Small-subunit ribosomal RNA from a metagenome, 1448 nucleotides, folded computationally.

RNA sequence: AGAGUUUGAUCCUGGCUCAGAACGAACGCUGGCGGCAGGCCUAACACAUGCAAGUCGAACGCCUGUAGCAAUACAGGAGUGGCGCACGGGUGAGUAACGCGUGGGUAUCUGCCCUUCGGUACGGAAUAACUGCGGGAAACUGCAGCUAAUACCGUAUACGCCCCCCGGGGGAAAGCUCCGGCGCCGAAGGAUGAGCCCGCGUCCGAUUAGCUAGUUGGCGGGGUAAUAGCCCACCAAGGCGACGAUCGGUAGCUGGUCUGAGAGGAUGAUCAGCCACACUGGAACUGAGACACGGUCCAGACUCCUACGGGAGGCAGCAGUGGGGAAUAUUGGACAAUGGGGGCAACCCUGAUCCAGCCAUGCCGCGUGAGUGAAGAAGGCCCUAGGGUUGUAAAACUCUUUCGGCGGGGAAGAUGAUGACGGUACCCGCAGAAGAAGCCCCGGCUAACUUCGUGCCAGCAGCCGCGGUAAUACGAAGGGGGCUAGCGUUGUUCGGAAUUACUGGGCGUAAAGGGCGUGUAGGCGGCCUACUAAGUCACGUGUGAAAGCCCCGGGCUUAACCCGGGAAUUGCGCGUGAGACUGGUGGGCUAGAAUCCGGGAGAGGGUAGUGGAAUUCCCAGUGUAGAGGUGAAAUUCGUAGAUAUUGGGAAGAACACCAGUGGCGAAGGCGGCUACCUGGACCGGUAUUGACGCUAAGGCGCGAAAGCGUGGGGAGCAAACAGGAUUAGAUACCCUGGUAGUCCACGCCGUAAACGAUGAGUGCUAGACGUUGGGGGGCGUAGCCUUCCAGUGUCGCAGCUAACGCACUAAGCACUCCGCCUGGGGAGUACGGCCGCAAGGUUAAAACUCAAAGGAAUUGACGGGGGCCCGCACAAGCGGUGGAGCAUGUGGUUUAAUUCGAAGCAACGCGCAGAACCUUACCAACCCUUGACAUCCCGGUCGCGGGGCCCAGAGACGGGCUCCUUCAGUUCGGCUGGACCGGAGACAGGUGCUGCAUGGCUGUCGUCAGCUCGUGUCGUGAGAUGUUGGGUUAAGUCCCGCAACGAGCGCAACCCCCAUCUUCAGUUGCCAGCGGUACGGCCGGGCACUCUGGAGAAACUGCCGGUGACAAGCCGGAGGAAGGCGGGGAUGACGUCAAGUCCUCAUGGCCCCUACGGGUUGGGCUACACACGUGCUACAAUGGCGACAACAAUGGGCAGCAAUGGUGCAAGCCGGAGCUAAUCCCAAAAAGUCGUCCCAGUUCGGAUUGUCCUCUGCAACUUGAGGGCAUGAAGUUGGAAUCGCUAGUAAUCGCGGAUCAGCACGCCGCGGUGAAUACGUUCCCGGGCCUUGUACACACCGCCCGUCACACCAUGGGAGUUGGCUUUACCCGAAGCCGGUGUGCUAACCGCAAGGAGGCAGCCGUCCACGGUAAGGUCAGCGACUGGGGUGAAGUCGUAACAAGGUA
Repeated sequence: AGAGUUUGAUCCUGGCUCAGAACGAACGCUGGCGGCAGGCCUAACACAUGCAAGUCGAACGCCUGUAGCAAUACAGGAGUGGCGCACGGGUGAGUAACGCGUGGGUAUCUGCCCUUCGGUACGGAAUAACUGCGGGAAACUGCAGCUAAUACCGUAUACGCCCCCCGGGGGAAAGCUCCGGCGCCGAAGGAUGAGCCCGCGUCCGAUUAGCUAGUUGGCGGGGUAAUAGCCCACCAAGGCGACGAUCGGUAGCUGGUCUGAGAGGAUGAUCAGCCACACUGGAACUGAGACACGGUCCAGACUCCUACGGGAGGCAGCAGUGGGGAAUAUUGGACAAUGGGGGCAACCCUGAUCCAGCCAUGCCGCGUGAGUGAAGAAGGCCCUAGGGUUGUAAAACUCUUUCGGCGGGGAAGAUGAUGACGGUACCCGCAGAAGAAGCCCCGGCUAACUUCGUGCCAGCAGCCGCGGUAAUACGAAGGGGGCUAGCGUUGUUCGGAAUUACUGGGCGUAAAGGGCGUGUAGGCGGCCUACUAAGUCACGUGUGAAAGCCCCGGGCUUAACCCGGGAAUUGCGCGUGAGACUGGUGGGCUAGAAUCCGGGAGAGGGUAGUGGAAUUCCCAGUGUAGAGGUGAAAUUCGUAGAUAUUGGGAAGAACACCAGUGGCGAAGGCGGCUACCUGGACCGGUAUUGACGCUAAGGCGCGAAAGCGUGGGGAGCAAACAGGAUUAGAUACCCUGGUAGUCCACGCCGUAAACGAUGAGUGCUAGACGUUGGGGGGCGUAGCCUUCCAGUGUCGCAGCUAACGCACUAAGCACUCCGCCUGGGGAGUACGGCCGCAAGGUUAAAACUCAAAGGAAUUGACGGGGGCCCGCACAAGCGGUGGAGCAUGUGGUUUAAUUCGAAGCAACGCGCAGAACCUUACCAACCCUUGACAUCCCGGUCGCGGGGCCCAGAGACGGGCUCCUUCAGUUCGGCUGGACCGGAGACAGGUGCUGCAUGGCUGUCGUCAGCUCGUGUCGUGAGAUGUUGGGUUAAGUCCCGCAACGAGCGCAACCCCCAUCUUCAGUUGCCAGCGGUACGGCCGGGCACUCUGGAGAAACUGCCGGUGACAAGCCGGAGGAAGGCGGGGAUGACGUCAAGUCCUCAUGGCCCCUACGGGUUGGGCUACACACGUGCUACAAUGGCGACAACAAUGGGCAGCAAUGGUGCAAGCCGGAGCUAAUCCCAAAAAGUCGUCCCAGUUCGGAUUGUCCUCUGCAACUUGAGGGCAUGAAGUUGGAAUCGCUAGUAAUCGCGGAUCAGCACGCCGCGGUGAAUACGUUCCCGGGCCUUGUACACACCGCCCGUCACACCAUGGGAGUUGGCUUUACCCGAAGCCGGUGUGCUAACCGCAAGGAGGCAGCCGUCCACGGUAAGGUCAGCGACUGGGGUGAAGUCGUAACAAGGUA
């Protein structure tokens, strides 16, 4: 410090996720030791039991015990009294508050403690304990009687104290003693602690906007320790609030803690400070202090006891229990230390505290050994079978002993005594590698890879995502990586996140500028000057508790931990100073702003009037059959006279041309003309005011269209609606009609893609060219040039931007103010509020859900986008297919099997260049099991092998007889090889699966002209450029231009065949001339010619003319056998289709192993209601038949081709010359020519069928081909649709070959005859280049929307219902304070007494908790039914959007 994830890729925006640190944690697996710390975060739920606050005999009386005769002494007990119990300890429910923090203030009090001063005198009356008698189950309690005090009361004195009308008045004390002392009272001061008040700070919600009656203030009084509406009476009407009152929700606050670079965010366990609380609510008493955790009273709920009459209780003290919960410890020891209470003290008490126990809860430290050790052991795992790895790891050898164990010694903590911890820490000794390692991870992020299993299953997953038979992602194993007594997971916080942006973000298109103006509060504000000192700055000072963090030092062996010192504590208060800037006050200025004067521009606004064109309607005329409308039609109008046309009239609405990126307005918006009323801006002038300014939350006003209300108006247009079309449908698009509305007046509504998707204002920052208004200057003056201001446009520099783009009209550089944004969906929705007559508007969420949603640009692909250009693509033409019959392939069906594959083009006469057996992979049946085939081992035989015959059998197989032949090397040995038989096991074998694991080969786009690279340049980048452009070509062919320059694979050429010629060669070919001839190149002879097959020549736009740019090229011509690529072939770029093939072959993996292998016989692949493809033959006269007989080429031939001859009607047969082929044979070429038939189901056509034959073959039944005779079917040119072909081509004619025993209408070749047409590129199909749009990228066979149906989820409404909180009014009113009364009761004081003062009970009253009644407010739960929303494998209906998405 970043990374992953939106895309085919890119940049940006933006969310989600991860790596870090932390924790009072929990859970899973594991667990050796020690130190230090921590340990109910949940039910402030309920609590059994024990303990947690007592102490004092030096305040007092009594009782008991012991000693004593007693006085008395000692010990103990309950009680009176004193002090303490308000501390210490716990908890965080409540509290948004002067509660807390910080800094101040003072109308105050303060037991014990300290200092100082003074005092401590004299009396009195009771009472508990105790005794007696009672009540009660108990708790407890009544009556009577006795008694003491440091308990209570009075008097005296009191300087200083308090009150005061300043005369005066009031108010104290306590004694005890061991004689040392300890106490007591008053006063002053201190210290400590506490009370109260104030400034500032302190969470969320405005879908809480108004709150307030003791409320705010005053006077008086009461009350308190003390100020105060704290309380009361009266008076006034205030007080608080947008700087957020009130209300709702949440929360103890802080020092600190965690995180972070910091700013900040989160948090408030342990420790420390403050606050609050003590079962819930209320209340006071006592006291220095409480409204009191282990006190009291009352009410309530709960629990317990009870004799039913009454009582008792409060662990949020320490342990502990139940419960809740994911979860948090012992009913331990000790007062030894520290501290606290009481006491003169000894001492007692102390679950505060100090220790121990439990728990890996955390932090820190240590160990589980160290060295040597390669045969790189064994085992495991992998393997290409060689090896690799685990791995110096182990073993083995040598060594050590921390921790733990055993034995021994043994502290500090304690100033004199006292040690729970503790026989602990620590020290010494002994034994022995001995007792001590796990957890997570290994697809990317992220460090670490293989095998097996599994097969979208089981599972994983933080995000992206893995798993559908080769999973580094699941599970296991081996190996590896990380951390380590821990490791992972989960949860939470901060970080990363600049993702709320103060530091430190944005708003044209990504989320985001308010529709526009006006203006209030607020914020901000020109120049000069003086003063001030609030802000600001500097210095000093007080405070900012301790602990913590940081630094330095020190102590435990180290560390964690602890101790000492320092720094820091960014804050607040006070003082002093500065005076620039901001603010304040005063004075001045004119550059901002405004006013004034003079001009001109304008669809700016309002009112009234007015004009012509057009439309429609009405009347009349002319006139006749149509008009209208559309892609085409129809609805509609018209013979009752339309449309058309002429004249006249009526009505309403809108204003052609001018008209313009022209003008005006704040925006919405504004358009004939005239008049009136009226707003704003601009130019020129300089006169006036003197900062009067800018912005603008709320507020107010304006605000297109549609819509609403009332009343008018209504020509045209036109939602709804109707009809006609279109369509599968058509509630649309098109057409014919047509009502609201559109218009006017008045009143509402308040929205919009109200857009420049760009808030307002000011200043600054290159230019160029237009245009509108005004002014200045110049000139050659219908005008032109130039310049200034204001507006409005286009281009463009710097700069900015993710890019697109913006660019003085900023989206640049700055300042001021306002509005707004924070992932997508849910949703601009629900609820609530406000507004509205309504429609609705405005403000505006959440649950839930997704890993994206987006912006700009790039490359492709696509478009019912555009441009240019090709191709038998269309067109032009010729012949077909589709109809028939047959052949053949396929689908389907059938079948025991009809083996398998191929599937649009690019499967279908395809694999198959040939299924009767074989082939054969399929089916049935019968057989074999180391196998039909390969290698290795052992034994046996040398023969093995081949032929023939016989038996059984369907055959394989089995059995028997017989004949032929008689291996090679040799060191001579059954030694080696070879062959065969038998045996065992390794193995063979598989046309079994996967072409989506593959190689190879092939198809296809496509013989299309494309596909790329290096360097350079441009771009943040994907990428672009080059390859685009202008020409040209069959071509990315060539030329020119150009930030490109070159290059590669393709194109072309090089190769083969054909066409011309030359040369060489001359048999089997040929024969011009010569000779011979049985007339046949037959023979001699010859190689001229044909021909054959080798080598060459020839064609290059080379020449001429034209054209083009002087180019490339194109057009024409000459010559030439051939001319602009001469014709044909071979040749197939980068790639695409997971195209085809595991059944050619090869091959990974999987599967079968007496069978999914092997053999045999028979069957099947040949089935047949049908459907399709490809063909053949036809339908006839350009023909059939008959006759006549010419002219080819390619090829093939020895298990072969076969002549002549014979024979049969023929297929064929007999026979065999010749030929291993330029020699012989197949072999006859056919179309042709002549004759005949005369348009018919025929002398066309030949299917089908009958019958008889032939040939091949082991065998033609299923199921071959051919022949003869007979039979003679459909068919008379073929619907929609569709195929081929541009010249030696189509068409037509025959011939050959491969396969093959036989079987050809198929396939591959050969030659013969030999056309027609192409205007042209609009259209169909395919393709190339450029461009454009895109929401596509699996790429249009794409993407994608809504209803409906089903399932699940959350949510709104909902008659109501249940509960919480709260408000108002009223009722009731415990305890208690206060007030009143007090006739009942009453010790101290007064009084001789009577009585009084005072007090108590009782009663009354105010206040008031709980409770109740009624009415609201608010929140939550449930709720029949209902609304929409989200998600889901897939379903239904359509096709809305994305390409002009087919109606933008």
The prediction has a mean pLDDT of 87.